[in-house]
RNA sequence: GCCGUUCUAUCGCUGCCUGUGAAAGCGGGGAGAGGAAAGUCCGGACAACAAAGAGCGCCAUACUUCCUAACGGGAAGGUAUCCAUUUAUGGGUAACAGAGAGUGCCACAGAAAAUAACCGCCUUUCGGGGUAAGGGUGAAAAUGUGAGGUAAGAGCUCACGUCGCGUUAUGGUAACAUAGCGAGAGGGUAAACCUUAUGGGUUGAAAGGUCAAAUAUACCGGAGUCCCGAUAUGUUUACAUAUCGGGAUAAAGAGCUGCUCGUUCAAUUCCGGGGGGUGGACCGAUAGAUCCUUUUAGUGAUGAAAGGGCUAGAUAAAUGAUAGAACAUUGAGAAAUCGAGGACAGGAUCCGGCUUACAGGC
RNA sequence: GCGGGAUUGGCCGAAUGGCUUAGGCGCUGGACUGUGAAUCCAGCCACGAGAGUUCGAUUCUCUCAUCUCGCCCCA
Numbered sequence: 001g002c003c004g005u006u007c008u009a010u011c012g013c014u015g016c017c018u019g020u021g022a023a024a025g026c027g028g029g030g031a032g033a034g035g036a037a038a039g040u041c042c043g044g045a046c047a048a049c050a051a052a053g054a055g056c057g058c059c060a061u062a063c064u065u066c067c068u069a070a071c072g073g074g075a076a077g078g079u080a081u082c083c084a085u086u087u088a089u090g091g092g093u094a095a096c097a098g099a100g101a102g103u104g105c106c107a108c109a110g111a112a113a114a115u116a117a118c119c120g121c122c123u124u125u126c127g128g129g130g131u132a133a134g135g136g137u138g139a140a141a142a143u144g145u146g147a148g149g150u151a152a153g154a155g156c157u158c159a160c161g162u163c164g165c166g167u168u169a170u171g172g173u174a175a176c177a178u179a180g181c182g183a184g185a186g187g188g189u190a191a192a193c194c195u196u197a198u199g200g201g202u203u204g205a206a207a208g209g210u211c212a213a214a215u216a217u218a219c220c221g222g223a224g225u226c227c228c229g230a231u232a233u234g235u236u237u238a239c240a241u242a243u244c245g246g247g248a249u250a251a252a253g254a255g256c257u258g259c260u261c262g263u264u265c266a267a268u269u270c271c272g273g274g275g276g277g278u279g280g281a282c283c284g285a286u287a288g289a290u291c292c293u294u295u296u297a298g299u300g301a302u303g304a305a306a307g308g309g310c311u312a313g314a315u316a317a318a319u320g321a322u323a324g325a326a327c328a329u330u331g332a333g334a335a336a337u338c339g340a341g342g343a344c345a346g347g348a349u350c351c352g353g354c355u356u357a358c359a360g361g362c
Numbered sequence: 363g364c365g366g367g368a369u370u371g372g373c374c375g376a377a378u379g380g381c382u383u384a385g386g387c388g389c390u391g392g393a394c395u396g397u398g399a400a401u402c403c404a405g406c407c408a409c410g411a412g413a414g415u416u417c418g419a420u421u422c423u424c425u426c427a428u429c430u431c432g433c434c435c436c437a
Base pairs, nucleotide, nucleotide: 001362002361003360005326006325007324008323009322010321011320013032014031016029017028018027019026020025034344038355039354041353042352043351044350045349046204047203048202049201053261054260055259056258058200059199060198061197062196063077064076065075066074067073078096079094080093081092082091083090084089085088097195098194102193103192104189105188106187118135119134120131121130122129123128143161144160145159146158147157148156162185163184165182166181167180168179169178170177171176208283209282210281211280219273220272221271222270223269224249225248226247227246228245229244230243231242232241233240234239235238253265254264255263275436276435277434290309291308292307293306294305295304296303297302327342329340330339331338332337363433364432365431366430367429368428369427372387373386374385380417389405390404391403392402393401410426411425412424413423414422
């Protein structure tokens, strides 16, 4: 990567076609789960809704190029790392932008976890100052070796390295590689906040449409506006604020889209609890980014052309059971033979992936 | 079908990525008591499973398992 039990007979189940019949019915024919139908982790088709408008927020993605309807999937490559040996090849793995924008965190140990001075070294006016070479701790300790240099030291300087950054040249579509030049040495953590770039309107077939049936906004709580009354406080004699009670509801608000703006709607407001009712039929809904074969373009994913095929549509959910034979597995046995059981799992609008489960065989 | 949430001893339930994971009820043993209850002391019993990130995971991420909540009409 592919297959994933097969055949025959009988009895059934769910659709379809058809003969007969006024109808009920009776007869005949043919079809009927998967590689994952699963998990619902992504992406689309499709449908509804506010403008599918703006800003903020939120979420997702993150080396490059390509494939694709689209993707967080796939292909080819780059880089890093691990393993193997034949030592320059093969294989595996990678949530693989940024820690040189900022903030946070780094237990214990340790002088110190990022404005490093405890011991040591040097110096001293004995207050202190300089020093990251040496020490030990830790997951992690301030660029490695050598030389110069210095009071002692130090990238302080130089040479050769290591590392990343900028830039130039060459190769490559690009990531990147190699070489040169320049300036440098910044601990880790972004599956911490975050920054940068890109993308995303929201909901989800219980969407949505048509028909039919039934019922009640009974009650409770909350929110907003206005009016009236009472009490308290402040100022001063009718105003403000607060609390409580009563009444009215057209602007509070609402439009399956977090907040704001905008926009639209709203004639006994809106929200929540609670209550009541139904739990029916049809469409959506099964011919499609479809399947098979051949040719062809491409390293490949994949695309193109030609020919052929039609392949579930149920609605609480049909696709099953029994008997016999075969096949493979397994136990016993020297053998003939006897016995056992047949992986994971099952459609529910459809499609492309990913992940997970899977006896056995190739 | 679609969408959300949770999983820590026998039960309830807390936690800043850092000590052996608090605390209460319970259970076991002892003390007290004539006996029991109450009380006091001591002890036992846990991060659903597997990977990954990290020095370090109950905590962060992914996969799996289990449990649970919501959805229609009046409206």